[in-house]
Predicted 3D model of an 88-nucleotide RNA (c-di-GMP-I riboswitch aptamer) from Halolactibacillus miurensis.
């Protein structure tokens, strides 16, 4: 220094759900909570997934519906980049 993740040792992270806050939602924060996590730190580069305030089109027109992402998901997967610990 790589490569790797030990029935090790510190330590961290926190699903679902409820409460409360913002939000058209999807979602987000905090707080109870622990499914699970060796990057479940970061980051939309690439795919993918939710959402449709608000734009467009049509119609039987103050309401329906079809698309549309610049809104969210980094705990969907890939890529990119930073680390903690020592058995091999």
């Nucleotide at each position: 220094c790589u490569a790797g993740g030990a029935u090790a040792a510190a330590g961290g992270c926190a699903a679902a759900a409820c409460u409360a806050u913002u939000g058209a939602a999807a979602a987000a924060u905090a707080g109870u909570g622990a499914c699970g996590c060796a990057a479940a730190g970061c980051u939309u580069c690439a795919g993918g997934u939710c959402u449709u305030c608000g734009g467009u089109g049509c119609a039987u027109a103050u309401u329906g519906u079809a698309c549309c992402a610049u809104g969210a998901c980094g705990g969907c997967u890939g890529g990119g980049u930073u680390a903690c610990c020592g058995a091999u």

The model forms 95% of the base pairs in the Rfam consensus.